Model confidence (mean pLDDT): 84 of 100. c-di-GMP-I riboswitch aptamer from a Nitrospirota bacterium, 80 nucleotides, folded computationally.
[in-house]
RNA sequence: UUUCCGAAAAGGUAAACCCUGGGUAACCAGGGGGCACAAAGCCACGGGUCCCAAAGCAUCGGGACAGCCGGGCUGCCGAA
Numbered sequence: 001u002u003u004c005c006g007a008a009a010a011g012g013u014a015a016a017c018c019c020u021g022g023g024u025a026a027c028c029a030g031g032g033g034g035c036a037c038a039a040a041g042c043c044a045c046g047g048g049u050c051c052c053a054a055a056g057c058a059u060c061g062g063g064a065c066a067g068c069c070g071g072g073c074u075g076c077c078g079a080a
Base pairs, nucleotide, nucleotide: 005078006077012037013036017032018031019030020029021028022027035067041073042072043071045070046069047068048065049064050063051062052061
């Protein structure tokens, strides 16, 4: 120095729910609020779940979720 790992320290994020706004909706943004998280930082590539529309033998389209899983990129600290 790097990898694995996750004690301590410094911090970080922010579930449910409530209010306001956007959206047909899933859901998103801001404020409050804290369930939890060592990547709960980013990415829709694969799987999955959810929403909308069409079809109705079937084929198929658009959107959302990164705090569902896998994967990719990047990152704070340094005990065993």
Taxonomically the source falls in Nitrospirota (Bacteria, Pseudomonadati). The sequence was found by an Rfam model in a public genome assembly. Rfam family: c-di-GMP-I riboswitch aptamer. Rfam's curators write: GEMM was predicted in a large-scale screen for bacterial structured RNA regulatory elements.